Source information: A computed fold for a 74-nucleotide RNA from Elusimicrobia bacterium CG08_land_8_20_14_0_20_44_26, annotated as transfer RNA.
[in-house]
RNA sequence: GGGCCUGUAGCUCAGUUGGUUAGAGCACCGGUCUCAUAAACCGGUGGUCGUAGGUUCGAACCCUACCGGGCCCA
Numbered sequence: 001g002g003g004c005c006u007g008u009a010g011c012u013c014a015g016u017u018g019g020u021u022a023g024a025g026c027a028c029c030g031g032u033c034u035c036a037u038a039a040a041c042c043g044g045u046g047g048u049c050g051u052a053g054g055u056u057c058g059a060a061c062c063c064u065a066c067c068g069g070g071c072c073c074a
Base pairs, nucleotide, nucleotide: 001073002072003071004070005069006068007067010026011025012024013023019057028044029043030042031041032040050066051065052064053063054062
């Protein structure tokens, strides 16, 4: 220098070949239970989906550039 993959909640990830609520588990907070703690059960908080543009009635999902991480080639 060229190519490919990847970036979604504090962590690990799902989600779709665009549609009417952005989710799961763990963690955290509250409650039930207990003499108390843990476990178990119930409920809740938390994300402008890497950044900026573009396409579209509508974008986490399509296009472009850039940024971070990983791999391959030279």
It matches the Rfam family "tRNA". The family's RNA type in Rfam is transfer RNA. Its family is annotated with triplet codon-amino acid adaptor activity in the Gene Ontology. The prediction has a mean pLDDT of 80.